[in-house]
RNA sequence: CCCCCUGUAGUUUAAUGGAUAGAAUAUAGGCCUCCGGAGCCUAUGAUCGAGGUUCAAAUCCUCGCAGGGGGA
Numbered sequence: 001c002c003c004c005c006u007g008u009a010g011u012u013u014a015a016u017g018g019a020u021a022g023a024a025u026a027u028a029g030g031c032c033u034c035c036g037g038a039g040c041c042u043a044u045g046a047u048c049g050a051g052g053u054u055c056a057a058a059u060c061c062u063c064g065c066a067g068g069g070g071g072a
Base pairs, nucleotide, nucleotide: 001071002070003069004068005067006066007065010025011024012023013022018055027043028042029041030040031039048064049063050062051061052060
C1' cells in the first nucleotide's frame, strides 16, 4: 500500500427493512432465610461516528474510526 471480516447494555449475545431493540449474566433494591455469593420479584443500562437511500435503517450504500485476518 491492497483485499476480506467484525463492531448492539459492564460482559456474552438475539433481532426478514416495520413491534417499546429481546434475553442471559453483572449491578442496585426488595422478599425469603439462622446466614448467602442460593432461590423469587423489581429497577437501571446498548445499536462505533458522520452522511445517503427509503414512508420506515441495528439491518442496505458511501466515507471515516477501532479491532482481527490475508497479500505485497

The RNA shown here (transfer RNA) has 72 nucleotides and comes from a Minisyncoccota bacterium.
The RNAcentral record of the sequence draws on ENA.
The prediction has a mean pLDDT of 82.
NCBI's taxonomy places the organism under Bacteria, Bacillati, Minisyncoccota.
It matches the Rfam family "tRNA". By type it is a transfer RNA.